[in-house]
C1' cells in the first nucleotide's frame, strides 16, 4: 500500500415483549419461589443460500437452553477516536 479490512478498548445512538397473578422474607424499597403468557438484537444450538472438499464452515433466518418482559443494568449492530496484530505487495 492493499484496507471505508480484522482485533481491542472509550465515548455516543441502539428495538422487541407481563410495572400479569400467588405465595414467603421485609418498615418500605426490593429481593426470592411457583403459575401461566409473550419477547428475540448477549450467548448458545440448528441449517438455507453460499465458500469449501467428503465432510466441514455458515445469516439479523429458525429454536427458544440460556437471556428477557416499567426505569435502571443489559443489548446484536452501528457513528467517530485511539491502539494493536496478521497477510500479501
Nucleotide at each position: 500500500u492493499u484496507a471505508c479490512g480484522u482485533u481491542u478498548g472509550g465515548u455516543g445512538g441502539g428495538a422487541g415483549a407481563g410495572u400479569u397473578u400467588g405465595g414467603c422474607u421485609g418498615g418500605c424499597a426490593a429481593g426470592c419461589c411457583a403459575a401461566c403468557a409473550c419477547c428475540g438484537a448477549a450467548g448458545g444450538c440448528g441449517c438455507a443460500a453460499c465458500c469449501g472438499c467428503c465432510c466441514g464452515g455458515a445469516a439479523a433466518c429458525g429454536c427458544u437452553c440460556a437471556g428477557g418482559u416499567a426505569c435502571c443494568c443489559g443489548g446484536a449492530c452501528u457513528a467517530c477516536c485511539a491502539a494493536a496484530a496478521u497477510a500479501a505487495g
Molecule: Glycine riboswitch aptamer
Organism: uncultured Granulosicoccaceae bacterium